[in-house]
Context: one part of a larger RNA
RNA sequence: CUGGGCGUAAAGGGCGCGUAGGCGGAUUAGCAAGUCAGAGGUGAAAUCCUAGAGCUUAACUCUAGAAGUGCCUUUGAUACUGUUAGUCUAGAGAUUAGGAGAGGCAAGUGGAAUUCCGAGUGUAGAGGUGAAAUUCGUAGAUAUUCGGAAGAACACCGGUGGCGAAGGCGACUUGCUGGCCUGAUUCUGACGCUGAGGCGCGAAAGCGUGGGGAGCAAACAGGAUUAGAUACCCUGGUAGUCCACGCUGUAAACGAUGGAUGCUAGCUGUUGGACGGCUUGCCGUUUAGUGGCGCAGAUAACUCAUUAAGCAUCCCGCCUGAGGAGUACGGCCGCAAGGUUGAAACUC
Numbered sequence: 001c002u003g004g005g006c007g008u009a010a011a012g013g014g015c016g017c018g019u020a021g022g023c024g025g026a027u028u029a030g031c032a033a034g035u036c037a038g039a040g041g042u043g044a045a046a047u048c049c050u051a052g053a054g055c056u057u058a059a060c061u062c063u064a065g066a067a068g069u070g071c072c073u074u075u076g077a078u079a080c081u082g083u084u085a086g087u088c089u090a091g092a093g094a095u096u097a098g099g100a101g102a103g104g105c106a107a108g109u110g111g112a113a114u115u116c117c118g119a120g121u122g123u124a125g126a127g128g129u130g131a132a133a134u135u136c137g138u139a140g141a142u143a144u145u146c147g148g149a150a151g152a153a154c155a156c157c158g159g160u161g162g163c164g165a166a167g168g169c170g171a172c173u174u175g176c177u178g179g180c181c182u183g184a185u186u187c188u189g190a191c192g193c194u195g196a197g198g199c200g201c202g203a204a205a206g207c208g209u210g211g212g213g214a215g216c217a218a219a220c221a222g223g224a225u226u227a228g229a230u231a232c233c234c235u236g237g238u239a240g241u242c243c244a245c246g247c248u249g250u251a252a253a254c255g256a257u258g259g260a261u262g263c264u265a266g267c268u269g270u271u272g273g274a275c276g277g278c279u280u281g282c283c284g285u286u287u288a289g290u291g292g293c294g295c296a297g298a299u300a301a302c303u304c305a306u307u308a309a310g311c312a313u314c315c316c317g318c319c320u321g322a323g324g325a326g327u328a329c330g331g332c333c334g335c336a337a338g339g340u341u342g343a344a345a346c347u348c
Base pairs, nucleotide, nucleotide: 004319005318006317007302008301012316014201015200016199017198021194022193023192025088026087027086028085029084030083031082033081034080035077036076037075038074039073040072041071042070049065050064051063052062053061054060091191092188093187094186095184096183097182098181099180103177104176105175106174107173108172109171110154114150115149116148117147118146119145120144121143125136126135162169163168206247207246208245209244210243211242215241216240220236221235222234223233258315259314260313261312262311263310266293267292268291269290270289271288272287273286274285275284276283277282278281297304298303321348322347323346330341331340332339333338
């Protein structure tokens, strides 16, 4: 190289955009690079292989042939690939008319709750727990009523409901903006798929500067528990959580399942459209999602099963015994924390 794999055994990149590259719809004609066929040249000798010969045999040696998978030249073939020129519409995109949606960004607004502050009523407890205590309270707490302030999050609706490439997105209004679905078929005419590098996005925690700080709460303090209790429980409580700008770039970033296209029984629920029928709230057809079950088939089994882990094609990423180790060293990135790339000795 050939070959085997990646849901759970080792193995799908966190996700997208896209460069090079790889692969690529139907049809006509030309060319003949790949491809196929013929001929010629070359492919040193020795070695190897076949047949024979010579040393008494063998090893060994000699003679002849074959082989030398290759390269070059030349003459042809044209199905496929390629290439050139043309045509097409089934892929892809545009146009137009509608539709649903927590998709994104910005500004503004709202009510409930919590805490705090002021005032009124009111009096001895309140909190908290398995039980307590730390804690708060006669300097008037808890409870209750009114007023005010602040920050954060948006009950019900809410749904294996919706949207987004993923991370993720949930009060309301307005503005800006991305994608998707459906109908019509009017247009372009393969403009496509994937994508090494690259670029961008990327929960939480963390970092820098400046704000903000109600509640919650690492660290920390105290009270309990306990043999001990650097915990679980309780009372407090600082970073942080929030905002702006910048960095970090990782997660069980999970469907532990890369993307695209085609094909392969059904039944049933649900979301968004379109069409048809009628008894007008049901039935049928179709399409894009999202669930449950299930045939063929697959699978080591579990299970998957038109949302495939089935049958195929194309492209990318990744795996190759366990530990050492996602460590060391070096490179690159980062303010740091660290990230990324990533061994070996040795042991079994």